[in-house]
């Protein structure tokens, strides 16, 4: 600069899965058991790329809505990956 990409923020939308048993408390919550869930986060690997070895293999870097369920979750309430819209505080590009 009526500029563009972005992030932090807001505000709409936003699934899954037991108002389970028990037992504490002072409503509400909070333990403890069994039973589930995946879409905060969190480890895993499929593969990608780069590099080093040299004829095998080693490292680093990305890595999912796939897997795991550690955390969270399993009426409402809150949270909630994605998704649209704002947003120039800020970063950065022209």
């Nucleotide at each position: 600069g009526c500029g563009g990409c972005g992030c932090a923020g807001u505000c709409a939308g936003g699934a899954g899965a037991g108002a389970g048993c028990u037992u504490c408390c002072c409503c509400g919550g909070a333990a403890g058991c069994c039973g589930c869930c995946g879409a905060a986060g969190g480890c895993g690997c499929a593969g990608a790329g780069c590099g080093g070895a040299a004829c095998c293999c080693c490292g680093c870097u990305c890595g999912a809505a796939c897997g795991c369920u550690c955390a969270g979750g399993c009426a409402a309430a809150a949270g909630g990956a994605c998704u649209g819209a704002c947003g120039c505080u800020c970063g950065u590009c022209c």